[in-house]
Predicted 3D model of RNase P RNA and transfer RNA as a complex of 443 nucleotides.
Rfam match: Bacterial RNase P class A. Gene Ontology terms of the family: ribonuclease P activity, dimeric ribonuclease P complex and tRNA processing. Rfam's curators write: Ribonuclease P (RNase P) is a ubiquitous endoribonuclease, found in archaea, bacteria and eukarya as well as chloroplasts and mitochondria.
RNA sequence: UGAGUCAGCCGGGCAAUUGCUGCAACCCGCCUUUUCUGAGGCAUGGCUUGCAGAGGAAAGUCCGGGCUCCACAGAGCAGGGUGCCAGGUAACACCUGGGGGGCGUGAGCCUACGGCAAGUGCAGCAGAAAAUAUACCGCCGAAUUGCGUUUGUGAUUUGGUAAGGGUGAAAUGGUGCGGUAAGAGCGCACCGCGCGACUGGCAACAGUUCGUGGCAAGGUAAACCCCACUCGGAGCAAGGCCAAAUAGGAAUCCUGAGAUGCUGCUCGCAUCGGGUUCGGGUAGGCCGCUACAAGUUUGUGGUGACGCAAGCUGCAGAUGAAUAAUUGUCCUAGACAGAACCCGGCUUACAGGCUGACUCGCUUU
RNA sequence: GCCGCUAUAGCUCAGCCGUGGUAGAGCAGCUGACUUGUAAUCAGCAGGUCCCGAGUUCGACUCUUGGUGGCGGCACCA
Numbered sequence: 001u002g003a004g005u006c007a008g009c010c011g012g013g014c015a016a017u018u019g020c021u022g023c024a025a026c027c028c029g030c031c032u033u034u035u036c037u038g039a040g041g042c043a044u045g046g047c048u049u050g051c052a053g054a055g056g057a058a059a060g061u062c063c064g065g066g067c068u069c070c071a072c073a074g075a076g077c078a079g080g081g082u083g084c085c086a087g088g089u090a091a092c093a094c095c096u097g098g099g100g101g102g103c104g105u106g107a108g109c110c111u112a113c114g115g116c117a118a119g120u121g122c123a124g125c126a127g128a129a130a131a132u133a134u135a136c137c138g139c140c141g142a143a144u145u146g147c148g149u150u151u152g153u154g155a156u157u158u159g160g161u162a163a164g165g166g167u168g169a170a171a172u173g174g175u176g177c178g179g180u181a182a183g184a185g186c187g188c189a190c191c192g193c194g195c196g197a198c199u200g201g202c203a204a205c206a207g208u209u210c211g212u213g214g215c216a217a218g219g220u221a222a223a224c225c226c227c228a229c230u231c232g233g234a235g236c237a238a239g240g241c242c243a244a245a246u247a248g249g250a251a252u253c254c255u256g257a258g259a260u261g262c263u264g265c266u267c268g269c270a271u272c273g274g275g276u277u278c279g280g281g282u283a284g285g286c287c288g289c290u291a292c293a294a295g296u297u298u299g300u301g302g303u304g305a306c307g308c309a310a311g312c313u314g315c316a317g318a319u320g321a322a323u324a325a326u327u328g329u330c331c332u333a334g335a336c337a338g339a340a341c342c343c344g345g346c347u348u349a350c351a352g353g354c355u356g357a358c359u360c361g362c363u364u365u
Numbered sequence: 366g367c368c369g370c371u372a373u374a375g376c377u378c379a380g381c382c383g384u385g386g387u388a389g390a391g392c393a394g395c396u397g398a399c400u401u402g403u404a405a406u407c408a409g410c411a412g413g414u415c416c417c418g419a420g421u422u423c424g425a426c427u428c429u430u431g432g433u434g435g436c437g438g439c440a441c442c443a
C1' cells in the first nucleotide's frame, strides 16, 4: 500500500420558539368530617415549576419462558417438536467448547450431522439390466455347418465372462502383478472398507497399533417408520374490580349413560345447562402496567457460554393511542424503520461511519 | 395487539397429505364446420415465472425453511 476475515460500537449534531404524554411538588377549585386549626378524598377541573420520554432491529410472530385463567396441570393412546458429544441457561430449535464432513493459499467460514446392518415403500425417461443383480454389443470355449483347405474365416445353436463399449443421478471397491480359453477378490501386494481388541478422551470420536473378514451391507428417513429425549390448552381482546343501560327476549340444534371446559379418543376432574342465528343495551373508568432471569463497575471461578460476591444506577407506559413541528446553522447531507403485558433468542431489513485483532499479496529498508 | 386461512391459464377452481416423475377442468379467446346471417351446437388450437428466494432429492406445484401479497375472526352486559 492493495485485497480480505472476525469482533465491537455509532447510526445526524447544536441553538431558539411552539406543542404532546407520564410522574412529582406548590397554589386555586369541589366533596366528606371536625367548634376551629386540621385530616381524608376526587374516573373533577385549572395555573406554574422541575424531571423523564422508542430501537438495534421496537419488525416477522418463528422458537423458548414468565404472568393470568382453565384442576398450582392429571393418566394412557393418538399427535407435534428436537436429533454428533459435553456443558451453559428459567427454558429453547439459542449460546459456548469439542468431534466428524465440506470450502478457502490463509485468517476463517458452512454444516436438519441418530438409524436404510429392524421392517415396508419409491426410483419417470434412457438403458441389456435399477436391486436376492443382469448377458445388448463385445471377448472366449464347445457343437453343427458353408467356403477355403495349412494355422483360417462366415453362419447357427449352446455355454462361460462384468476386464472393454454404450445408458443413466446412480451399474455391486481402486491400482498393479499373477492366473485363465477369455475373464473375475479367483489368488497375492498396496490403498480403501467392515468387525473385534488395545491405547487416548467424561463423551462424540481418533490412531504410522494389533488381529480378523475377500468385501457381505448401493441411494432415499426435509418417504412411512424405528430409537432416544421432550411437549397440557388458551392467550393481557388473558384475568379481576367498579359504574351505566335494556325487551333479562325470540328461533333452532344437542341432550341427562347428557352438555360444556381441560384442542382428537378413553379415563379422571370441575361446572349444571351449552352451541348457532336474530334482536336489545353499554362503547366509561381502575387494576393487571412495568422493578427486573434489569443495567453497570470491580473482584473471583471457568478455555468459554456463564456462575458467585460486593458496590452503584432507576431507564417510556400511551389507549384514536404522546415521544413532535417550525426556523437557523454545521458536516460526512442522515439508511432500515415507531414500544402496546414483559423478558431470552432466532430470522429478516438497513445509507454511511468509527475502533480493535488477525490473514494473504506487492513495494521499500 | 392476538389467532387463523390463502396465492396454480384472462376469470373461477381441481391437483399438493395418504402416493414427488410430461400440470388439468369450466367459462372466456382464436380457427374451422353447420346457417342466407348471428347465436347455440360440434371439431380443433393456443394460453402457465404453479407468489418469490434458498435447501433436501437424480428429479419439487407437492417436502423443509426464509420472505411478500391478499382475506377472515376475536370487546363487554342480559
Base pairs, nucleotide, nucleotide: 001361002360003359004358005357006356007355008354009353010352012330013329014328015327016326017325018324020053021052022051023050024049025048027046028045029042030041031040032039033038055336059347060346062345063344064343065342066341067235068234069233070232074267075266076265077264079231080230081229082228083227084098085097086096087095088094099113100111101110102109103108114226115225119224120223121220122219136165137164138161139160140159141158142157143156144155145154146153147152173191174190175189176188177187178186192215193213194212195211196210197209198207199206200205239287240286241285242284249278250277251276252275253274254273258272259271260270261269262268280442281441282440292314294313295312296311297310298309299308300307301306331334366439367438368437369436370435371434372433375392376391377390378389386423394410395409396408397407398406416432417431418430419429420428

Its mean pLDDT, the model's own confidence on a scale to 100, is 78.